[in-house]
A computed fold for a 517-nucleotide part of an RNA from Theonella swinhoei, annotated as small-subunit ribosomal RNA, 5' domain.
The prediction has a mean pLDDT of 82.
Context: one part of a larger RNA
RNA sequence: GAACGAACGCUGGCGGCGUGCUUAACACAUGCAAGUCUUACGGGAAAGUUCCUUCGGGACCGGUACAGUGGCGGACGGGUGAGUAAUGCAUAGGAACGUGCCCUUAGAUGGGGAAUAACCGAGGGAAACCUUGGCUAAUACCGCAUAUAUCUACGGACAAAAGGCGGCUUAUAGCUGCCGUCUAAGGAUCGGCCUAUGUCGCAUUAGCUUGUAGGUGAGGUAACGGCUCACCUAGGCAACGAUGCGUAGCUGGUCUGAGAGGAUGAUCAGCCACACUGGGACUGAGAUACGGCCCAGACUCCUACGGGAGGCAGCAGUGAGGAAUUUUGCACAAUGGGGGCAACCCUGAUGCAGCAACGCCGCGUGAGUGAAGAAGGCCUUGCGGUCGUAAAGCUCUUUCGCUAGGGAAAUAGGGUUGUCGGAUUAAUAGUCCGACAACUUGAUGGUACCUAGAUAAGAAGCACCGGCUAAUUUCGUGCCAGCAGCCGCGGUAAUACGAAAGGUGCAAGCGUUGUUC
Repeated sequence: GAACGAACGCUGGCGGCGUGCUUAACACAUGCAAGUCUUACGGGAAAGUUCCUUCGGGACCGGUACAGUGGCGGACGGGUGAGUAAUGCAUAGGAACGUGCCCUUAGAUGGGGAAUAACCGAGGGAAACCUUGGCUAAUACCGCAUAUAUCUACGGACAAAAGGCGGCUUAUAGCUGCCGUCUAAGGAUCGGCCUAUGUCGCAUUAGCUUGUAGGUGAGGUAACGGCUCACCUAGGCAACGAUGCGUAGCUGGUCUGAGAGGAUGAUCAGCCACACUGGGACUGAGAUACGGCCCAGACUCCUACGGGAGGCAGCAGUGAGGAAUUUUGCACAAUGGGGGCAACCCUGAUGCAGCAACGCCGCGUGAGUGAAGAAGGCCUUGCGGUCGUAAAGCUCUUUCGCUAGGGAAAUAGGGUUGUCGGAUUAAUAGUCCGACAACUUGAUGGUACCUAGAUAAGAAGCACCGGCUAAUUUCGUGCCAGCAGCCGCGGUAAUACGAAAGGUGCAAGCGUUGUUC
């Protein structure tokens, strides 16, 4: 000198864009953060009503709300950096693998069965919830048939499916459209695995290792492999640093520097790891699963003492710790994600707003004129000098802010209706695609922006002035009080302490401290 996720002191007008627990991976009240589908399925209210009634009830709301079975998604998105020095990351390669949804191609979707929740009944419990008897459905479950796959001693063996909603109709059938389901092959995407090289400090850490190193065989895995097991061999690593200890998420990058390099890894992006602590598997295309399950532990809460419930390193917020870090906000309008044929629903992702000079950038706090060089302050050799064109006065402007009025864009996308064209089809239905027209859809926000109005009006501080280093005098103090980054100042004329006047430097900031180069 530059930089900062900074903090502290004094001060503080506005806007834009960013950033904001670096400490206790400490504990958490409360709310929200993952649902959706009735075009898979069977049930199905209550309240209410200016309705009807045979007074029992019925109708409407409404097959609505609501749970339940089932499907897909809860493995993404979001957080954190504890652990990890290599099962990680970065770069370059490799072969023995998997892949839901999506795309392409080919084919199929035949015929049966037995259950079970919801519900009804009984019972237990303080509760959480549980037990038992009975009824019922499915795109839930199980056989059979069929078969390009797979295995094969080539004889054979074994393996699949599911329907739903429209339109036409001669209406149990048939034709047709859309969404599905199954099998096989391929693609894309994503992931698993292997190898090489690189990847902090300590040698006051020198030896380490027995599934250890390799082989044969077997098991296991989606897949290779001591991944596991039996047997055999006795190897393998290490001064080019093994092993041990300490520290640490890695990278693209960031800061600095002319560069080489050094330091660093906040925000954004990629990868990894973790989800109260430790362990375990289940389901699934995918997890050994943050807001799933089981076991153990610590902690907190409820309890009728028998037993139960919980996990903010999601967004807000609270306590604690700390020098220190924000709102228990608005909206799904846009982008993206999940579900759904769709309408639509959900989304603390995201888009916005709020707080903080925390940072960067921009703007303003007026402009011109004005010498009687006013008053006043300070200095003085008492002449004068200086603050100083500074002020006042006169003329002008009105950014920003204030007040009043108007008021967006967000390129689009979606929805409803109508017309036209095309595809499908037997079809002028229906469905899909495209074009046009009308209506509708914005949290931000009555914000940005525009116009008008009034008035210089509402808007300057901080540090320094001995040398380094730009900027000096007076008074007070008297080795005291104090200053100080280094040299050093202060013991009676201190340009170095304190104050004032003046000056210098930066400026909505200025200094100090800390850290890095």